[in-house]
RNA sequence: CAGGCUGGCCGGGCGGUCGCGGCACCCCUGAAGGGCGUGUCGAGGAAAGUCCGCACUCCACAGGGCACGACGCCGGGGAAAGCCCGGGAGGGGGUAACCUCUCGGACAGGGCCACAGAAACAAACCGCCGAUGGUAUCAUCCAUCGGCAAGGGUGAAAAGGUGGUGUAAGAGACCACCGGCGCGGGUGGUAACAUUCGCGGCCAGGCAACCCCCGUCGGGAGCAAGGCCAAGCAGGGACGAAGCCCUUCGGGGCGGGAGGCGGCCCGUCUCCCUUGAGUUCCGGGUAGGCUGCCCAGAGAGAUGACCGCCCAGGGGAGCACGCUCCCUGGACAGAAUGCGGCUUAUAGGCCAACCUGCAGG
Numbered sequence: 001c002a003g004g005c006u007g008g009c010c011g012g013g014c015g016g017u018c019g020c021g022g023c024a025c026c027c028c029u030g031a032a033g034g035g036c037g038u039g040u041c042g043a044g045g046a047a048a049g050u051c052c053g054c055a056c057u058c059c060a061c062a063g064g065g066c067a068c069g070a071c072g073c074c075g076g077g078g079a080a081a082g083c084c085c086g087g088g089a090g091g092g093g094g095u096a097a098c099c100u101c102u103c104g105g106a107c108a109g110g111g112c113c114a115c116a117g118a119a120a121c122a123a124a125c126c127g128c129c130g131a132u133g134g135u136a137u138c139a140u141c142c143a144u145c146g147g148c149a150a151g152g153g154u155g156a157a158a159a160g161g162u163g164g165u166g167u168a169a170g171a172g173a174c175c176a177c178c179g180g181c182g183c184g185g186g187u188g189g190u191a192a193c194a195u196u197c198g199c200g201g202c203c204a205g206g207c208a209a210c211c212c213c214c215g216u217c218g219g220g221a222g223c224a225a226g227g228c229c230a231a232g233c234a235g236g237g238a239c240g241a242a243g244c245c246c247u248u249c250g251g252g253g254c255g256g257g258a259g260g261c262g263g264c265c266c267g268u269c270u271c272c273c274u275u276g277a278g279u280u281c282c283g284g285g286u287a288g289g290c291u292g293c294c295c296a297g298a299g300a301g302a303u304g305a306c307c308g309c310c311c312a313g314g315g316g317a318g319c320a321c322g323c324u325c326c327c328u329g330g331a332c333a334g335a336a337u338g339c340g341g342c343u344u345a346u347a348g349g350c351c352a353a354c355c356u357g358c359a360g361g
Base pairs, nucleotide, nucleotide: 001357002356003355004354006352007351008350009349010348012310013309014308015307016306017305018304020042021041022040023039024038025037026035027034028033044332048343049342051341052340053339054338055337056222057221058220059219068218069217070216071215072214073087074086075085076084077083088103089102090101091100092099093098104213105212109211110210111207112206113205125152126151127148128147129146130145131144132143133142134141160178161177162176163175164174165173179203180202181200182199183198184197185196186195187194188193226291227290228289229288236282237281238280239278243254244253245252246251255273256272257271258270259269260268261267311330313328314327315326316325317324318323319322
């Protein structure tokens, strides 16, 4: 210098003009309301998805269990979490820095394992071996019975590997070494684990993101939660007067009650007299309002536009070669109760460590 890798950070700045939302004050107005009045405050690293966890609220709840769901190596952090940091084991990618996936149990039980193959878990297809029979022997062949996992073949996977002993042929049947597993011990580490020594032939596959088993955790719903105030209309309850007569059944008369006009009486108007008037009282609910709710706050939701200068970035021209000028130009996105995480989107740029290549000292 080029390419890469990891972590962290920024994600335009200043000024002017106009505009938007909240609050306070001021002005106009009788009020409702209005003001091109003043001051002040006004989005993000993700405000997003609403995927986890909590606060808060209401409902349920003695205790325990069932069902369902999530999680599952170790240590630390954290209120908690499908969270963060560091570490371990195993697999994959990269020359490397580094990235990435997986993580309780397969001797509790069930289920599944494409194609191929005899068989996908305790297996005789080819093969090897023995016995008997097919006329006596040998060889060969055939049949029946039996032994064998050594060889072949299939497959992603076939019952540890190599060598030997052994045998009719074989075999972890037995032996040595190697590998795995289990048990016991040493060393290092908080631990997961690593490493080492001894013992045991223990060596019969895989899948638990199929059911399942074990352990841990979880009661349900969500700010349209919930709390307060509360019209109109229609129900409910209480209080509430006194009825009588006539009728062609529509109503009318007398009497009484409530209310309006009115200072009061008279008067008059309206309504009612138990199927009940009533600006009476009580109670529940609705519309609506307030709260929950915030130094942005809310209401279906305000934070933007233009101009100038500058800062990165991209392109072009000139040349005295590191300066000048011109053009362009800043993504993703938009709070709605609050907080902690995760995930996803994001133009461009800055800083630091590390790796590889090339060149020079």
Source information:
Predicted 3D model of a 361-nucleotide RNA (Bacterial RNase P class A) from an Anaerolineae bacterium. Of the family's consensus pairs, 92% are formed in the model. The prediction has a mean pLDDT of 80. The gene name in the source record is rnpB. The organism belongs to Anaerolineae, within Bacteria.